[in-house]
RNA sequence: GAUAGAGGUCGCGGAUACGAUCAGUACCCCAUGACAACGCCGGCAAGCGGUUAUGGGCGAAAGGCAAGUCCGCCGAAGUUGCGUUACGGUUGCCGCCGUAGGGCUGCUGGGACUGCGUCGAACAGACGCGGGACUGUCACAUGUUUUAUGUGGAGCGCUAUC
Numbered sequence: 001g002a003u004a005g006a007g008g009u010c011g012c013g014g015a016u017a018c019g020a021u022c023a024g025u026a027c028c029c030c031a032u033g034a035c036a037a038c039g040c041c042g043g044c045a046a047g048c049g050g051u052u053a054u055g056g057g058c059g060a061a062a063g064g065c066a067a068g069u070c071c072g073c074c075g076a077a078g079u080u081g082c083g084u085u086a087c088g089g090u091u092g093c094c095g096c097c098g099u100a101g102g103g104c105u106g107c108u109g110g111g112a113c114u115g116c117g118u119c120g121a122a123c124a125g126a127c128g129c130g131g132g133a134c135u136g137u138c139a140c141a142u143g144u145u146u147u148a149u150g151u152g153g154a155g156c157g158c159u160a161u162c
Stems, first nucleotide, its partner, number of pairs: 001162005008074001011073006019065001028057008038049003041095006077108003081104002084101006109135002113131007137153007
């Protein structure tokens, strides 16, 4: 250097979506009351709309989760930061926010549990920082004679073959 391979309390990701949540919420319609202030992310211009509370009627969706099935795989993949592209937030311009794709970059061996924080509608879930265990692997030390204990390392690792 090439090829093959291992890790496992669902190993990782993708597609699909049984289902729960969102939510009896938003929108819309009706009735009654109150108020002319304003609202549609911010600025300018334009455009549109009266606004709000209560009661009644109808009644979602997106993002997030996800049984099962299938597929690709073992830096699988995830994620921080910074650009960029597309879409959405009434229209145009400039900003801002959100979602998704791709680029560069840093971090993480793996899954689970747990404290705090951020996102989130959320007691879901994700992420960040920390904690004590578990687990795979390698090195060293000790014990023993066959894998036990301790310490340390990181996937830029480890094993096998050439």
Lysine riboswitch aptamer from uncultured Faecousia sp., 162 nucleotides, folded computationally.
Its mean pLDDT, the model's own confidence on a scale to 100, is 78.